[in-house]
RNA sequence: GCUGGUGUGGCGUAGUUGGUAGCGCAAUUGAUUCGUAAUCAAUAGGCCAGGGGUUCAAGUCCCCUUACCAGCU
Numbered sequence: 001g002c003u004g005g006u007g008u009g010g011c012g013u014a015g016u017u018g019g020u021a022g023c024g025c026a027a028u029u030g031a032u033u034c035g036u037a038a039u040c041a042a043u044a045g046g047c048c049a050g051g052g053g054u055u056c057a058a059g060u061c062c063c064c065u066u067a068c069c070a071g072c073u
Base pairs, nucleotide, nucleotide: 001072002071003070004069005068006067007066010025011024012023013022019056027043028042029041030040031039049065050064051063052062053061
């Protein structure tokens, strides 16, 4: 230099044919307990790596950029 893949709450991940972003762990609050842990219930937290485009509508399609990983030269 070329090709491919990955980037989604604090962490790990799902997201089908474009149609209200889910799950687990962690966190917070409450119940239970003499108290802690465990358990149960509830709550909060993400506009999807950044920018642009297409579309009534984009995490999803297209282009550019960026970080990381793998391969080729």
A computed fold for a 73-nucleotide RNA from a Clostridia bacterium, annotated as transfer RNA. It matches the Rfam family "tRNA". Gene Ontology term of the family: triplet codon-amino acid adaptor activity. Rfam classes the family as a transfer RNA. Rfam's curators write: Transfer RNA (tRNA) molecules are approximately 80 nucleotides in length.